[in-house]
RNA sequence: UGCUUAUCGAGAUAAGACGGAGGGAAAGGCCCCAUGAAGUCUUGGCAACCUGUACAAAUUUUAUAUGAUGUAAAAGGUGCUAAUUCCUGCUCCUGCUAAAAGGAGAAAGAUAAGAA
Repeated sequence: UGCUUAUCGAGAUAAGACGGAGGGAAAGGCCCCAUGAAGUCUUGGCAACCUGUACAAAUUUUAUAUGAUGUAAAAGGUGCUAAUUCCUGCUCCUGCUAAAAGGAGAAAGAUAAGAA
């Protein structure tokens, strides 16, 4: 870097140091920001994808055993900590035609795990 699978309506929304104008992926919109953006570091918090742990347990076995799966907790590896992935874009449906609006899906993106 691309591929596969799963999730994305919840939660945390914080404090300090350095820094000094941008940031919210991209386009449009709408927002955040000198009452201090991005970024780096430290501390805290959230969550439960992976590892490990505890309990239950499908299956298998004569038995020891193995342990899909579920629940709990949060030790380790990641991640996250404005706004639903901030909203929309493409397709289909409802909407008498059209528009507003609503619903379903896709695309794109993010994160994790896996294989290359």

A computed fold for a 116-nucleotide RNA from Mucilaginibacter sp. OK268, annotated as SAM riboswitch aptamer (S box leader).
The prediction has a mean pLDDT of 79.
Rfam family: SAM riboswitch aptamer (S box leader). Rfam describes the family as follows. The SAM riboswitch is found upstream of a number of genes which code for proteins involved in methionine or cysteine biosynthesis in Gram-positive bacteria.
The sequence was found by an Rfam model in a public genome assembly.